[in-house]
């Protein structure tokens, strides 16, 4: 950069140490010294890799699905990906995709 996939759930209302910022641009809007952000502890999820179990198809050997498990390798832990920026349908509110972003595996 490319490709497929997910993204309405779930995770510390007195953990630690830190000390102002943060939420990915752009306009909103919000948290935040009743403590931001990073780190550490924890905790969630189950995308990949080990293991584990049945069933089901192929089968030389095993291999796929599928269920579990959380041991490794990521990730996540305020609001729907907080809404938004593009089309379209309704045209006050709104719903639909799609673009952008994020994560995972792959090339």
């Nucleotide at each position: 950069u490319c490709u497929u996939a997910u993204c309405a759930a779930g995770a510390g209302c007195a953990g630690g140490u830190g000390g102002a910022g943060g939420g990915a641009c752009u306009a909103g809007c919000c948290c935040u010294u009743u403590g931001a952000a990073g780190c550490c502890c924890g905790g969630c999820a189950a995308c990949c890799g080990a293991c584990u179990u049945u069933u089901a198809c192929u089968u030389g050997a095993a291999g796929u699905a599928a269920a579990g498990c959380a041991c490794g390798g990521u990730g996540c832990u305020a609001a729907u990906u907080c809404u938004u920026g593009c089309a379209g349908c309704a045209u006050u509110a709104g719903c639909u995709g799609a673009u952008a972003g994020a994560u995972a595996a792959g090339g």